Context: one part of a larger RNA
């Protein structure tokens, strides 16, 4: 821009994409078959490999400043206690959320249809024969459907429900302009959404921050007492501290606004 008014929501599915795999074991059954050796079709059940999708309850990885330890050096006048730097975490031990796999769950199931090679039935031309000429059946991981996703720019532009509508000016001819309605955009606070865009939520509010509680992490804070010459240990005390998680709370900020957008089709 189109879909012959302007919008919101929900849909149909022409079409498109994805998937489609394989192995082992048990049973049928040591049966059919075969002199024996050997050894099935068909059907039923179980396990697994790779691949794919999703997730983080479990096992773990990361987790750049969440906790602790520690070396050198500098600083806060000194002790103690802290802070800075050591290549973009000084080193080390752990680690929430998020992300992830090595972890977990699920999938390729089932049922149809038309067929290929091939196998048939009936059957003439051609008194026979012949799967074919008329007619008709079976038959594949392949094709169509079925499964998952997408999809009306499918210009062939589909369908349903709901909402808004006859204001002003110029022309007066369907037209042009302006302010609006339903609605929308910008802006604002954000997001498990995201490169940007897009999408989603938000004062009829828990959207972000703060604060309170809590899960969880670290690991037993400072100060003081006691023991020890001291290093240090121990008690106060599952303490102190804490990013993203969860619950709650209008304390702060989502304010103030601007713009677009039909005229009865």
């Nucleotide at each position: 821009c189109g879909c012959a008014a302007g919008a919101g929501c929900a849909u149909u599915g022409a079409g498109a994409g994805g998937a489609g795999u394989c192995c082992u074991c048990c049973u049928u059954a040591g049966u059919a078959c075969g002199a024996g050796a050997g050894g099935a079709c068909c059907g039923g059940g179980a396990g697994g490999a790779a691949c794919g999708c999703a997730c983080c309850g479990c096992u773990g990885g990361u987790g750049u400043a969440c906790c602790a330890g520690u070396u050198a050096u500098c600083g806060u006048g000194c002790c103690a206690a802290c802070g800075g730097u050591a290549a973009a975490c000084g080193c080390u031990g752990g680690g929430u959320a998020g992300c992830c796999a090595a972890g977990u769950g699920c999938g390729g199931a089932g049922u149809g249809g038309a067929u290929a090679a091939c196998c048939g039935c009936u059957g003439a031309a051609a008194g026979c024969a012949u799967c074919u000429a008329a007619g008709u059946g079976g038959g594949a991981a392949g094709c169509c459907c079925a499964c998952c996703u997408u999809a009306a720019g499918a210009u062939g532009a589909g369908u349903g429900c709901u909402c808004u509508c006859a204001u002003g000016g110029c022309a007066u001819a369907a037209g042009c302009c302006a302010g609006u309605a339903a609605g929308g955009u910008c802006a604002c606070a954000g997001g498990u959404a995201g490169a940007u865009u897009a999408c989603c939520u938000g004062u009829u509010g828990a959207u972000a921050g703060g604060c309170g509680g809590u899960a969880g992490g670290u690991a037993g804070a400072a100060g003081u007492g006691c023991a020890g010459u001291a290093a240090u240990g121990u008690a106060u005390g599952c303490a102190g501290c804490c990013g993203a998680g969860c619950c709650g709370u209008g304390c702060u900020a989502a304010c103030a606004g601007a713009c677009c957008g039909a005229g009865g089709g």
Model confidence (mean pLDDT): 85 of 100. Predicted 3D model of a 265-nucleotide part of an RNA (large-subunit ribosomal RNA, domain VI) from Scytonema sp. HK-05.